[in-house]
């Protein structure tokens, strides 16, 4: 240095169908209160559009959705699979913040799922992301052992086992 494997039936993704939940919720219509704002992402400022031919808001009546997220099948594409954080670019009327979305960076952290607790996201006691604890697992070093099995410590995936 190429190539080919391992970890686990709850490995990491991704795409369909389909359920359930978002939900009688946003938005629409009409009708009555109200009486000057409201919209175009948070917030500011500026444009542009809607408003006494009646704005924001509230009742009540009708009719009524979807995204993301999750459950299960089926397919696929892999074992830093992927995830986060951080910097860079773009990205809804302009600017300037904040969040949100894309898409690059051998920049930086995590071996892998699983419980629980604290923060955050979410409609959410679901699920995600970060931590901290436990124990299981699976790998490599050392050490002990009955040279097997197993135990304790300790480490990571730019690692580990095989081959050339």
């Nucleotide at each position: 240095g190429a190539u080919a494997g391992a970890g686990g039936u709850u490995g990491c993704g991704u795409a369909u169908u389909u359920c359930a939940a978002g939900a009688g919720u946003a938005g629409g219509a009409u009708g009555c209160c109200g009486g000057a704002u409201g919209u175009g992402u948070u917030c500011a400022g500026g444009c542009a559009c809607a408003g006494g031919a009646g704005a924001a808001g509230g009742c009540a009546u009708c009719g009524g959705a979807a995204a993301g997220g999750g459950g299960a099948a089926u397919a696929u594409g892999c074992c830093g699979a992927a995830a986060g954080c951080u910097g860079c670019a773009g990205u809804a009327c302009c600017u300037g913040u904040g969040a949100g979305c894309u898409g690059c960076a051998g920049g930086c952290u995590u071996g892998g799922g699983c419980a629980u607790g604290a923060a955050g996201u979410u409609a959410a006691g679901a699920g995600c992301u970060u931590u901290a604890u436990g124990a299981c697992u699976g790998u490599c070093a050392u050490c002990g052992g009955a040279u097997u099995a197993c135990g304790a410590u300790g480490g990571g995936g730019a690692g580990c086992u095989a081959u050339c």
Lysine riboswitch aptamer from a pig gut metagenome, 164 nucleotides, folded computationally. Model confidence (mean pLDDT): 80 of 100.